This is a predicted structure of a 1369-nucleotide RNA (small-subunit ribosomal RNA) from an uncultured bacterium. Its Rfam family is "Bacterial small subunit ribosomal RNA". Model confidence (mean pLDDT): 85 of 100. The RNAcentral record of the sequence draws on ENA and SILVA.
[in-house]
């Protein structure tokens, strides 16, 4: 001293949370020692026992026991009675002081109770001190004893006798006391001692203490308590107290007290202090001390100096006890201790030594006041649980571990020491002084302390480690168990749950709850606020209060200075001192922040007197004006009635219908009625305090303004309460009613439509009077007054000038914009302030329950004002920022839509997917971006799946050990196959020891998994999307987030380019380098080509030749580079020439930061998790080909632009050795038999098909179409059944052009026709390639989709599949 939490992020607003420090505390784990504190906070609930006030014989009678001495008697001569004197002991009762103190407790009480500081001339005061008198003479009686009665007990009647310091008379009398005096009243006790004396007694007078009584000021809540008060408030008399008072009483008067909070409610014993705080505050009153109250609950008084009495009487009352039932007793909120109640709070202790009380002359007696011990870690403080060392290759053991090792830890063990606290034994206090000849006598306490002994021995634990907060791993569990102050953590790799290792704090404690202050500036006086966050009353007049101009005098209340006087002591705080230190205790000093007095000053407030004119009002004077009521008029226009014209349709709507209308609408004309409202003029113009206020004239009538400066002489502002005004709806009474219209009524939309939309309507809206009193009553900004750069408009008024319907300059009041400082979270205000100041007033302190309830007041009702709480959440909010979205807007682009070609979608059949069966139909993909996709090919293999059979260090690899020489190949048995058993064959190198290597047997470590997790990864890939973006660095601007660059003007296929700009430049992308094709040149010229020659079997076959095609290398070749037009003279762009190609020529590979937890754990790789005679390995045989049905992708189709025949033309890219395979035969074919030639610009495959010619078929389910079926067969392969292609002959199915809806394509493209090649033994209608014929369309961007840029809106941010009301479970 701050951190934490609302957002994607970011400022503020604002709450809620923590860190701190305390406590008479408690509970939960631990628990060695002392010191000094403290210890019934709840039931002011009942209480059993015991003790807590007695005491004095020196007041008084009485009694009782002792002892000493005399005497008498008895007689067991040293006891016994009796008796007399003296001494000494007790005490029941009588009388004196004491019990009003000491101790307990907070029930009450909001009060002169407390606290402060003053009065008392309005009063008391035992015992103590000082001083003054003074105690003469008498007298009755009473308790005890004794006698006798009742009564269970408590207790209490009568008879008799007797003391006194008990009690009463009589005297004497002063400065008492009453009175003006004169005068009148009113007292005593004795005791002790030989004595001196000495303690007492009466009376009066001062002090001292200790109290009564009264005032000043101060300290809680709540107006959802506003009026309260009958002795009340005064006042005379009286009476009563110590004393003043309505204290009490008669009489009289009607007054007291109250928004400065009376009266009621509710809470509360008040202070000194204590706690927290920087402080000012807040919160509190335990222990200590000061007050006050109260003693079982109410209520009296007596005794006394004091009391309306805690351990006293009396009465009621409740509870409790005894009881013979008749009638008695009791108060622990005294110390202990019982029960209850409760989260919770001690011993029925010791002792009067000390301190200090009571009584006594005193010894002494009392004292549960008080000293002390015990009990609690309740607190505060202090020690100690052991120091060094340890030669680290860092022991075991535990924890992690990348297994290497780190860590626990110098910790331990070991050596060496040292004895603090506890044990033991010995010794052993002070506090104490008086008193006495002397001596004796301490509760604590045999304690403190002090000496010796022995030995590291007897002594550590909570509670945390996700972030605020210091301090991390494993393992375990898997949104389950749990955790949490607050954010939040757990859904299979959890540093947050539970255990373990390590770690950090803190320590005989150490967490948790609970209360309080701080942090919280989150009530703010110090030190807040109120446009939009919570806050400005709707408006004004004004009442009490608050605040107020210049000057001069007084005054001295406020203020200031000085002194006095209190402010108790303990606490705090500085200095010192004692306990070994500190807690704790002592002494000393200042502090106490305040009150009261006295004294002084006068600047500023105040008050009282006087003056002035700037504020503020008056008068007289000029214009503006929907200022406000009353009354009159006017036209325009709806609507309605009446008559005429005149015919079928008006009316409404995004289209309709409800409605009207042949009984004559609508539409026109002309006439009358009625009621509302006042077009244009109109204008961020004008008035008004708001509300509001608009035709025209005519009174009444309030305000602002100008400009003059006669008059007032501060007369102002602000305003709690209060009164006034107050739109719209609504009410109440009685008019009016043309439109328009809440409710209602039909027709519509529409899933529904109790709405939006249309036809209809009542009330209502108007006027009159009367009530409500609310609105986003707004500027979301309360009044007044001052100051503070500027610029442009507008409305009213004035004043100069000038060239005068006007211009400039200036100034006063209003009303608008834009801007500087300045403020402000930021948006924004900004001389009409949200600047800078002062005055008054009114709200506000998360959110949500709520402006709800209740209650009170106001209303005729609706309903208004005033106005909570209980429960809930940790956000609610404001501004701005980036992004994503909008059936938002501007611009652009895409086969995106139109335009068009062809198709799917209806048939058949392939092929995948889903479904659905099944032992098993393995898996994966799932909108676009899964579906002829992984799979560029499932008869067996492949396969991962099912059903059977086998094996267990193992089909695979590394290690170790035996054993053998092999292994491989080749034959045979056996099985369903593998496995298994036999036979044949059969190492290598050497230094001769061995080694290698091959195979088998065997332990174990360990392979091994197409098992799980693409939501733990890598690496590849799809997708927006080949769309044109997506970033940086420096500067610059914001408080930030984040803006600029990247927006704007153009323009482009592009963020591409030029301009312009607080931006300069850069990077990834875009072009462009790269490949192919398209031209032309040059090189080369075989296995390509053949123009010219020759030669031919007529084939470029051969000679030659390289000029062409062609190959494949190297080159040009296009750059808006020319020319015009547009355009800013730019980039670009239209148009053209030349050119094979023209504006990126045409394709292709290239895919920015990123987004979908997108797809892959079965392509590989891989961390975790699982299995281990199995979820691994290996074999037969099935399966993946299943099939009511559903989708996708395709092929053939339906036919004449065609099908069939015949006989003819014209490529290109590619493949070939376990391959292509020409020819030739055979076969109707598939093909087979032979086998030339090719490792291939030579041979083969290889026939190119549409197309072109002919011929036919004439419109039909056909000579279309070809499924299906049958039969017969070719090929491949160990094997074609499940389950292959293909070929013949036969059969001849659906299908005649395809519903909603939906694909692709902008040129060599679509649309067609064939070729091939990869996989592969074999199986393409799939993919991927090649070339042939060859089109139509695009006006254009309004819409469907999708992107991109700028902008708006926003309560979205997981971002429209979002948020979010409502219902219901």
């Nucleotide at each position: 001293a701050g951190a934490g939490u609302u957002u994607g992020a970011u400022c503020c607003u604002g709450g809620c949370c923590c860190a701190g420090a305390a406590c008479g505390a408690a509970c939960g784990c631990u628990g060695g020692c002392g010191g000094c504190g403290u210890g019934g906070a709840u039931a002011a609930g009942a209480c059993a026992u015991g003790c807590a006030a007695g005491u004095c014989g020196a007041a008084c009678g009485a009694g009782a026991g002792a002892a000493u001495u005399g005497c008498u008697a008895g007689c067991u001569u040293g006891c016994u009675a009796a008796u007399a004197a003296u001494u000494c002991u007790c005490u029941a009762g009588u009388g004196g002081c004491g019990c009003a103190c000491g101790g307990g407790u907070g029930a009450g009480u909001a009060a002169c109770a407390c606290g402060u500081g003053a009065g008392u001339a309005a009063c008391c005061u035992g015992c103590c001190c000082c001083c003054g008198a003074g105690a003469g003479c008498g007298g009755g009686a009473u308790a005890g004893c004794c006698c006798u009665g009742g009564g269970a007990a408590a207790c209490u009647g009568g008879g008799a006798u007797u003391a006194a310091u008990a009690c009463c008379g009589c005297a004497u009398a002063g400065u008492a006391u009453c009175g003006a005096a004169a005068g009148a009243u009113u007292a005593a006790a004795g005791c002790a001692g030989c004595a001196a004396u000495g303690c007492g007694c009466u009376u009066g007078g001062g002090g001292a203490u200790g109290g009564g009584c009264u005032c000043g000021c101060g300290g809680c809540c709540u107006a959802u308590u506003a009026g309260u008060u009958a002795g009340u408030u005064g006042g005379u008399g009286a009476g009563g107290u110590a004393a003043c008072g309505g204290c009490u009483c008669a009489c009289c008067a009607a007054g007291g007290c109250g928004a400065u909070g009376a009266c009621g409610g509710g809470u509360a014993g008040c202070c000194g202090g204590u706690c927290u705080g920087a402080g000012a505050g807040g919160a509190u009153g335990u222990c200590c001390g000061g007050c006050c109250a109260c003693a079982c609950u109410g209520g009296a008084a007596c005794u006394g100096a004091g009391a309306c009495a805690c351990g006293g009487u009396c009465c009621a009352g409740a509870c409790a006890c005894c009881u013979a039932c008749g009638g008695g007793u009791g108060g622990c909120a005294g110390c202990a201790g019982u029960c209850g109640a409760g989260a919770a709070u001690c011993a029925u202790u010791c002792a009067c030594a000390a301190u200090g009380g009571g009584g006594g002359a005193a010894a002494c007696c009392c004292u549960g006041a008080u000293g002390g011990u015990g009990c609690g870690a309740c607190g505060c403080c202090g020690c100690g649980u052991g120091g060094g060392g340890g030669a680290a290759u860092g022991a075991a053991g535990g924890u992690c571990u990348u297994c290497g090792g780190a860590u626990u830890g110098u910790a331990a063990a070991c050596c060496c020491c040292u004895g603090u606290c506890a044990u033991g034994u010995g010794g052993g206090a002070g506090c104490a002084a008086a008193u006495u000849a002397a001596a004796a006598a301490g509760a604590u306490a045999g304690u403190a302390c002090c000496a010796c002994a022995a030995g590291a021995g007897g002594a550590a634990g909570a509670g945390a480690c996700g972030g605020c907060u210091a301090a991390c791993u494993c393992u375990g569990u898997g949104c389950c168990a749990g955790c949490a102050g607050c954010c939040g953590c757990g859904g299979u790799a959890a540093u947050a749950c539970a255990g373990a290792g390590g770690u950090c704090u803190c320590a005989a404690g150490c967490g948790u709850u609970g209360u309080u202050c701080g942090g919280a500036a989150u009530c703010a006086c110090u030190g807040g606020g109120c446009g939009u966050a919570a806050a400005g009353c709707g408006u004004g007049c004004g009442u009490a209060g608050g605040c107020u101009g210049u000057u001069u005098c007084g005054u001295a209340a406020g203020u200031c200075g000085u002194g006095u006087g209190u402010g108790a002591a303990a606490g705090g705080c500085g200095c010192g001192g004692g306990c070994u230190c500190a807690a704790c205790c002592c002494g000393c000093g200042g502090a106490c922040g305040g009150c009261a007095c006295a004294u002084g000053a006068u600047a500023c407030u105040g008050c009282g007197a006087g003056a002035c004119u700037a504020g503020a009002g008056u008068a007289a004077u000029g214009g503006a004006g929907g200022g406000g009521g009353a009354a009159c008029c006017g036209g325009a226009a709806u609507u309605c009635u009446c008559g005429g014209u005149g015919u079928a349709g008006c009316a409404g709507u995004g289209a309709a219908a409800u409605g009207c209308g042949u009984a004559g609408a609508u539409a026109u004309u002309a006439g009358g009625a009625g009621g509302a409202a006042c077009a244009c003029c109109a204008g961020u113009g004008g008035c008004g305090a708001a509300g509001g206020c608009g035709g025209c004239c005519u009174g009444c009538u309030g305000g602002a303004c100008g400009a003059u400066g006669a008059c007032u002489g501060a007369c102002g502002u602000u305003g709690a309460g209060g009164c006034u005004c107050g739109a719209a709806a609504g009410c109440g009474u009685g008019g009016g009613g043309a439109g328009c219209a809440a409710a209602c009524a039909g027709g519509a939309u529409u899933a529904g439509a109790u709405a939006c939309c249309c036809u209809g309507g009542u009330a209502g809206u108007c006027c009159a009077c009367g009530c409500c009193g609310u609105a986003a009553a707004c500027g979301a900004u309360g009044a007044c007054u001052a100051c503070u750069a500027g610029g442009u408009g507008u409305c009213g008024g004035g004043u100069a000038g000038c060239a005068a319907a006007g211009c400039u300059a200036u100034u006063c009041g209003g009303u608008g914009c834009c801007g500087c400082a300045g403020c402000a979270a930021a948006c924004g205000c900004a001389a009409u302030a949200a600047g800078u100041a002062g005055u008054c007033c009114a709200c506000c302190u998360g959110g949500g329950g709520a402006g709800u309830a209740c209650g009170u007041u106001c209303g005729c009702a609706a309903g208004a004002a005033u106005g909570a709480a209980a429960c809930u959440c940790a956000a609610a909010g404001g501004a701005a920022u980036u992004g994503a979205c909008g059936g938002g807007g501007a611009c652009c682009c895409g086969c995106a839509c139109a335009a068009g070609c062809g198709g799917u979608g209806g048939a058949g059949c392939a092929u995948g997917u889903g479904g659905u069966u099944u032992a098993a139909u393995u898996c994966g993909a799932a909108g676009c971006a899964a579906c002829g996709c992984g799979a560029a090919g499932a008869a067996c293999c492949u396969u991962a799946c099912c059903u059977g059979a086998u094996c267990u260090u193992g089909a695979c690899a590394u290690c170790c050990c035996g054993g053998u020489g092999a292994c491989c190949g080749g034959g045979a048995c056996u099985u369903a196959a593998c496995c298994g058993u036999c036979c044949c064959u059969u190492c290598u190198c050497u230094u001769c020891g061995g080694a290698g290597c091959a195979c088998u047997g065997g332990a174990g470590a360990c392979a091994g998994g197409u098992g799980g997790u693409g939501c733990a990864u890598g690496g590849u890939u799809g997708u927006c999307g080949u769309c044109a973006g997506c970033u940086c660095g420096u500067g610059u601007c914001g408080u930030g987030a984040g803006a600029u660059g990247u927006u704007g003007g153009g323009u482009u296929a592009a963020g591409u380019c030029c301009c312009g700009c607080a931006a300069c430049g850069a990077g990834c992308g875009c072009a462009a380098c790269c490949c192919u094709u398209a031209u032309c040149u040059u090189u080369a010229g075989u296995a390509g080509c053949c123009a010219g020659c020759a030669u031919u079997u007529c084939g470029g076959a051969u000679g030659g030749g390289c000029a062409c095609u062609c190959u494949a290398g190297a080159g040009a070749g296009a750059c808006u580079g020319c020319c015009a037009g547009g355009g800013a003279c730019a980039a670009c762009u239209u148009g053209g020439a030349g050119g094979a190609a023209g504006g990126u020529g045409g394709g292709g590979a290239u895919g920015a930061c990123g987004u979908c937890a997108a797809a892959u754990c079965a392509u590989c790789a891989u961390g975790c998790c699982c299995c281990u005679u199995a979820u691994g390995a290996c074999c037969a045989g099935g399966g993946c080909u299943a099939c009511a049905c559903a989708c996708g992708u395709g092929c053939u189709a339906c036919a004449a632009u065609g099908g069939c025949g015949u006989a003819a033309a014209c490529a290109a890219a590619g493949g070939g050795a376990a391959g292509c395979a020409g020819g030739c035969a055979u076969g109707u074919g598939a093909a087979u038999g032979u086998g030339a030639g090719c490792a291939a610009a030579u041979c083969c495959c290889a026939a190119a098909a549409a197309u072109a010619a002919c011929g036919u078929c004439u419109c039909a389910g056909u000579u279309c179409g070809g499924a299906u079926u049958g039969u017969a067969g070719u090929c491949u392969g160990c094997a074609a059944c499940u389950c292959g292609a293909c070929u013949a002959c036969a059969u001849g199915a659906a299908g005649c052009u395809g519903g909603a809806a939906u694909c692709g394509c902008u040129a060599g493209u679509a649309a067609u026709c064939g070729c091939g090649a990869a996989u592969c033994a074999g199986a393409a209608u799939g993919u991927c390639g090649c070339g042939g014929u060859g089109a139509a369309u695009a006006c254009g961007u309004u819409c469907c989709c999708g992107g991109g840029u700028c902008u708006u809106g926003c309560a979205c941010a997981a971002a429209a599949g979002g948020c979010c009301c409502g219902u219901c479970a």